[in-house]
Molecule: transfer RNA
Organism: uncultured Eubacteriales bacterium
RNA sequence: GGGCUUGUGGCUUAGCUGGGAAAGCGCCGCGUUCGCAACGCGGAGACCGAGGGUUCAAAUCCCUUCAGGUCCA
Numbered sequence: 001g002g003g004c005u006u007g008u009g010g011c012u013u014a015g016c017u018g019g020g021a022a023a024g025c026g027c028c029g030c031g032u033u034c035g036c037a038a039c040g041c042g043g044a045g046a047c048c049g050a051g052g053g054u055u056c057a058a059a060u061c062c063c064u065u066c067a068g069g070u071c072c073a
Base pairs, nucleotide, nucleotide: 001072002071003070004069005068006067007066010025011024012023013022019056027043028042029041030040031039049065050064051063052062053061
């Protein structure tokens, strides 16, 4: 330098063919308990690595770019 691949709440991931961003763990509150844990109920938290484009509509398609992994040189 070139090819492929990954990037989504604090962490691990899902998101199928463009149309509601979801789950588990964690965190906060309440209940239960003498108290803790466990369990039950409720809640906060990501506009999807960044910028731009296409579209009525983009995490998803296109371009550029950043970072990690991997292969080639």